A computed fold for a 346-nucleotide part of an RNA from an uncultured rumen bacterium, annotated as small-subunit ribosomal RNA, central domain. Its mean pLDDT, the model's own confidence on a scale to 100, is 88.

[in-house]
Context: one part of a larger RNA
RNA sequence: UUGGGUUUAAAGGGAGCGCAGGCGGGGGCUUAAGCGUGACGUGAAAUGCCGCGGCUCAACCGUGGAAGUGCGUCGCGAACUGGGUCUCUUGAGUGGGUACGACGCCGGCGGAAUUCGUGGUGUAGCGGUGAAAUGCUUAGAUAUCACGAAGAACCCCGAUUGCGAAGGCAGCCGGCGAGUCCUCUACUGACGCUAAAGCUCGAAGGUGCGGGUAUCGAACAGGAUUAGAUACCCUGGUAGUCCGCACGGUAAACGAUGGAUGCCCGCUGUCGGCGACAGACUGUCGGCGGCCAAGCGAAAGCGUUAAGCAUCCCACCUGGGGAGUACGCCGGCAACGGUGAAACUC
Numbered sequence: 001u002u003g004g005g006u007u008u009a010a011a012g013g014g015a016g017c018g019c020a021g022g023c024g025g026g027g028g029c030u031u032a033a034g035c036g037u038g039a040c041g042u043g044a045a046a047u048g049c050c051g052c053g054g055c056u057c058a059a060c061c062g063u064g065g066a067a068g069u070g071c072g073u074c075g076c077g078a079a080c081u082g083g084g085u086c087u088c089u090u091g092a093g094u095g096g097g098u099a100c101g102a103c104g105c106c107g108g109c110g111g112a113a114u115u116c117g118u119g120g121u122g123u124a125g126c127g128g129u130g131a132a133a134u135g136c137u138u139a140g141a142u143a144u145c146a147c148g149a150a151g152a153a154c155c156c157c158g159a160u161u162g163c164g165a166a167g168g169c170a171g172c173c174g175g176c177g178a179g180u181c182c183u184c185u186a187c188u189g190a191c192g193c194u195a196a197a198g199c200u201c202g203a204a205g206g207u208g209c210g211g212g213u214a215u216c217g218a219a220c221a222g223g224a225u226u227a228g229a230u231a232c233c234c235u236g237g238u239a240g241u242c243c244g245c246a247c248g249g250u251a252a253a254c255g256a257u258g259g260a261u262g263c264c265c266g267c268u269g270u271c272g273g274c275g276a277c278a279g280a281c282u283g284u285c286g287g288c289g290g291c292c293a294a295g296c297g298a299a300a301g302c303g304u305u306a307a308g309c310a311u312c313c314c315a316c317c318u319g320g321g322g323a324g325u326a327c328g329c330c331g332g333c334a335a336c337g338g339u340g341a342a343a344c345u346c
Base pairs, nucleotide, nucleotide: 003318004317005316006315007300008299012314014201015200016199017198021194022193023192025088026087027086028085029084030083031082033081034080035077036076037075038074039073040072041071042070049065050064051063052062053061054060091191092188093187094186095184096183097182099180100179103177104176105175106174107173108172109171110154114150115149116148117147118146119145120144121143125136126135162169163168206247207246208245209244210243211242216240220236221235222234223233258313259312260311261310262309263308266291267290268289269288270287271286272285273284274283295302296301319346320345321344328339329338330337331336
């Protein structure tokens, strides 16, 4: 490379949008590039193959023939692929209507708790641990009551619940924006799928500038523990945690399962819509779960939300270590990220 693979053995890109490319619904007519077929031309000689012949045979040599997957030209065919044209509605989209949700952004508001401040009550301890100590406290702590301030997070509801492409999203109200489902089947008429590049988004931590700082808390300090203890435990505590703008771009970014479409027994729970019934079951569409038939799988298991049966496109894998390292290049303020080897060794 061919091939075989990618939930857990190596392997799905963190996610979306998307140019090129690849692939693409039903019918009619047409074309004849691909495709099939025929003829002709060409396809050097030698070699190889077949026939005949010459050296006593053979090797060797001579001669004739066939073949030569290929290419070109001219015809013919039209199922399939492609091109052109007309048309269709089921794919896709638009519109009307009714709903749904912790979907995003911005603004406002609320109570509980925590810490701090002031004042009152009150007196000798509090705190912390396995046990202690550091620490706080007669300059009145801890406890308790009242008032005030600040920042951060939203108990119950709350759920195998819901929403979002992923990351993720939870007090309440408002504004702006987006989305999905259902339904009507009015409109467009294949407008589609995927997607290397590219662009955008992207938890936590980190970075720059400005603000904020209640809690918690890397670093750091002290107290313990210990042979030691640069830890686990305790008392403090800076960055950070929060907000605005900008950067960074990683993760067990996980369903360890790329996206799209079609097909294939059932049972059960639940969320949203529609219809029927008028009271209770039930039908249907879309989601989220549980259990299973067939099938698949090395097994665990998956099983209409497939890891089943198929098609299309992208990404990735090819023994372990060395190593996600070195070098180079690209990006970044930096931290570092992306790309990504080899020697050697088993």